The RNA shown here (SAM riboswitch aptamer (S box leader)) has 102 nucleotides and comes from Maribellus maritimus. The prediction has a mean pLDDT of 84. The sequence was found by an Rfam model in a public genome assembly. Taxonomically the source falls in Maribellus (Bacteria, Pseudomonadati, Bacteroidota, Bacteroidia).
Formats: sequence, structure tokens, C1' cells
RNA sequence: UGAUUAUACAGAAGAGUGGAGAGAUCGGGCUCGAAGAAACUCUGGCAACCAUCCCAAAAUGGACAAGGUGCCAAUACCCGGCCGGUAACGGAAUUAUAAUUU
Repeated sequence: UGAUUAUACAGAAGAGUGGAGAGAUCGGGCUCGAAGAAACUCUGGCAACCAUCCCAAAAUGGACAAGGUGCCAAUACCCGGCCGGUAACGGAAUUAUAAUUU
């Protein structure tokens, strides 16, 4: 870097540095932001994919949170850039994360 599978309307913020943007991409909207955005660091927390433990074994069951990740405004912020449907909505693609693999 690519592939496969699973999940994505739940949940969880303070401080320091920083100094103008941020909410993945494009169009539109909306929201957040000098009462301090992104990014980085520390601390705290959420969740429970892997790990660990239990149910003889195993699981799509249960427990746990010291370990490996992840995450902590708004559904993946909303709609469209795809398909079906009058619509509601369903599905796909994309993106993110995990595990496996390359």
C1' cells in the first nucleotide's frame, strides 16, 4: 500500500503549548471557533475490536479493563455527487476504526 470480515443514531473533557481555522473528499446547507480552531503534550474518561478469564470444548454467550489499539460537539453533523422507492426508508460506494492477511 492493497485485500477480507465486523462495526459506525449509544458512550466519554480538563489543563499546557499553539494562534486561525475546523467538522475525511467535491457541491449545497448548518454548526463549532479569539470566552481560542487544527496540531502536539499531559492527565482524566468512554467503549470493549484484540488480549485475558469463565461457561468440559467452542460460539454470535458471560466477566474484566492491568496489556495492544481506538475514541471523547452535533448519526460518519445533514442533503446531494450512486441504485431502488411518490415518500418514509432500504441498499451500494466512500471514509473511519479493529482484527486477519498481503